About this RNA:
RNAcentral holds the full RNA, with entries from ENA. A computed fold for a 540-nucleotide part of an RNA from an uncultured prokaryote, annotated as small-subunit ribosomal RNA, 5' domain. Its Rfam family is "Bacterial small subunit ribosomal RNA". The coordinates come from a structure-prediction model, not an experiment, and the mean pLDDT is 83.
Context: one part of a larger RNA
């Protein structure tokens, strides 16, 4: 100078930001991941009416609530820093060794048919928790046939290469695929209807290719300790195999006897790295909170499954520690998500409002869901801002202190006079964040047989804000509601009296204090800085 600070004394107001550094201690509550009826089946009830033998029953709520099958997300967002000295980061490259849902461009298709199950009913076991048997049902769910482009296997010749597993030409065999939905339509076939059939969108299958995103390799940099000197058997290398998106001892099985190390292995310690912060003239050292990138990790260890992706924070499984329920047979949990509680600590906040924005996830869309995010709250915890008034006012009032007693000194300070009117406080106005989006109209274009849809464009019109009656503006009263803390021996700006008497006490260093103490304690005066001023920790 700086600070993710504390303490201690004081405190008017904004504005922006910051806020468990300790116990990755344990957690009561509530929220934190859902959408999609345009994929698919079932399908309530209150409530209202209406008849009624008063037991019921029809309607209408309503194909609505709801679960269910399925899809797609759930691997983003969000947190923490425990572990890792490691290709873990940081920075150049390699991949002739890889993978990539959604999304963009380009190409080819979407034929035909099975079998089931959830949900439901019916029975039935359990204290729950959660099952069990029968029997019925749908699909963009699940299965097999057809079709064979491009692919992938196997093969031949060429071309580029140091080398083909890469690219062209080919070649025979061989494997592999698919789903419908919602619009809109003159004309024609159906039976005026479903629909054929034509067309549009959205989905699906398969291929090329792009972006963006990962995966692996490698060169190089990344603390301390030799009072760790030697270390390794899947160990280091090869043949094969196996897995893998892919290459590899990554795994095996044979072989071989090898790698590593004073240019620092190997062992111990202590760290998440970095952009960057902080100091500093620079070199340099010091740190890695908050923003941004990458890694680890999700009560502890362990596994795998689903999927384009996970070895998964709100996902299974086994084990452990704890905690909860129990009808003792057996179950449930997991806040280093938002808040919040206990504990710990010198010490770190609301169990708030909204999705109005900005971004995501679903959906065609309307929209719904987002403790991401907006926003308010609390803390002088840091920055910067502005305030506590201005001008004028001497016989220099009063008082206080100090005196060499004359008189100095606080002091134009107050008192008093004219005056402003920041913040505050009252009252009335009242925002921007909000339309490149949503709807609906109308015109145009493109698609199309079409003056249907449906895409795109331009224009009119409608409707949305949590902060918020908040910024901000404007009246009007009215000097009123607004200063401390620290120092004053030298270092170092600022000196007197009293009191005290090596005591009390003070003290970053040197040092003060035993009777005239500018060092202690009060007072006066004086100096710094100011809504803070000092103290202690830490860094340079």
């Nucleotide at each position: 100078a700086a600070u993710c600070a504390a303490c201690g004394c004081u405190g008017g107001c904004g504005g922006c930001g910051u806020g468990c550094c300790u116990a990755a201690c344990a957690c009561a509550u509530g929220c934190a991941a859902g959408u999609c009826g345009a994929a698919c089946g079932c399908g309530a009830a209150a409530g209202u009416g209406g008849c009624u033998u008063c037991g019921g029953u029809c309607a209408u709520g309503a194909g609505u609530a709801g679960a269910g099958u399925g899809g797609c997300a759930a691997a983003c967002g969000g947190g923490u820093g425990a572990g890792u000295a490691a290709c873990g980061c940081g920075u150049g490259g390699g991949c002739g060794a890889c993978c990539u849902a959604c999304c963009u461009c380009c190409g080819a298709g979407u034929g035909g048919g099975g079998g089931a199950u959830a949900a439901c009913g019916u029975c039935u076991c359990g204290a729950a928790a959660g099952g069990g048997a029968c029997g019925c049902u749908a699909a963009u769910a699940c299965c097999g046939c057809a079709u064979g482009a491009c692919a992938u296997c196997c093969u031949g010749c060429c071309u580029u290469u140091g080398a083909a597993c890469a690219g062209g030409c080919g070649g025979u065999g061989a494997u592999u695929u698919a789903a419908g939905c919602c619009g809109g339509g003159g004309a024609u076939c159906g039976g005026c209807a479903a629909g054929a059939c034509c067309u549009g969108g959205c989905g699906u299958u398969u291929g090329a290719a792009g972006a963006g995103g990962g995966a692996u390799c490698u060169g190089c940099g990344c603390c301390c300790g030799a009072u760790u000197a030697g270390c390794u058997a899947g160990u280091u290398g090869g043949u094969g195999a196996g897995g893998u998106a892919a290459c590899g001892g990554c795994u095996c099985a044979c072989c071989a006897a090898g790698g590593c190390g004073a240019c620092g292995a190997u062992c111990g310690g202590u760290a998440a790295c970095c952009g960057g912060c902080c100091u500093g003239a620079g070199a340099g050292g010091g740190c890695g909170g908050a923003c941004g990138g990458u890694c680890a990790c999700a009560c502890u260890g362990g596994g795998a499954c689903u999927g384009a992706g996970a070895c998964a924070c709100g996902g299974c499984c086994c084990a452990g520690a704890c905690u909860c329920c129990u009808a003792c047979g057996g179950g449930a949990g997991g806040c280093a998500g938002c808040a919040g509680u206990g504990g710990g600590g010198a010490a770190u906040u609301g169990u708030u409002c909204g999705c109005a924005a900005u971004g995501g996830g679903c959906g065609c869309a309307a929209g719904c869901c987002u403790g991401a995010c907006g926003a308010c709250g609390c803390a002088a915890c840091g920055c910067c801002g502005c305030g506590u008034g201005g001008a004028g006012g001497a016989u220099g009032a009063a008082g206080a202190u100090c005196u060499u007693c004359g008189g100095g000194u606080c002091g134009u300070a107050a008192a008093c006079u004219c005056c402003u009117g920041u913040c505050g406080a009252g009252c009335g106005g009242g925002a921007c964040g909000a339309a490149u989006g949503g709807c609906u109209c109308a015109c145009g274009a493109c698609u199309g047989a079409a003056u249907a849809c449906g895409u795109c464009g331009u224009g009119a019109g409608u409707g949305u804000g949590a902060c918020g009656g908040u910024a901000c503006c404007g009246c009007g009263c009215g000097a009123g509601g607004a200063a401390g803390c620290c120092c004053c021996g030298g270092c170092u700006a600022a000196c007197u009296c009293c009191g005290u008497g090596c005591c009390a006490g003070c003290a970053g260093c040197c040092g003060c204090g035993g009777u005239a103490a500018u060092a202690c304690g009060g007072g006066g005066g004086g100096g710094g800085c100011a809504a803070g001023c000092g103290u202690u920790g830490u860094u340079c």